Molecule: transfer RNA
Organism: Minisyncoccota bacterium
RNA sequence: GCCACCCUAGCUCAGCUGGUAGAGCAACCGCUUCGUAAGUGGUAGGUCAUCGGUUCGAAUCCGAUGGGUGGCU
Numbered sequence: 001g002c003c004a005c006c007c008u009a010g011c012u013c014a015g016c017u018g019g020u021a022g023a024g025c026a027a028c029c030g031c032u033u034c035g036u037a038a039g040u041g042g043u044a045g046g047u048c049a050u051c052g053g054u055u056c057g058a059a060u061c062c063g064a065u066g067g068g069u070g071g072c073u
Base pairs, nucleotide, nucleotide: 001072002071003070004069005068006067007066010025011024012023013022019056027043028042029041030040031039049065050064051063052062053061
């Protein structure tokens, strides 16, 4: 220098052919216990990397930019 893939909650990841964003773990508050751990119920947490485009409507489609991973030279 070229090519491919990835970027969604604190972390690991889903999200189907465009139609109100989810799980597990972690955090917080209860229940349980003499107390802790474990168990169990609930709550909160998101500019879907950034900017623009298409569309009635974009995490999803298109373009650019940034970052990461792998391959080739």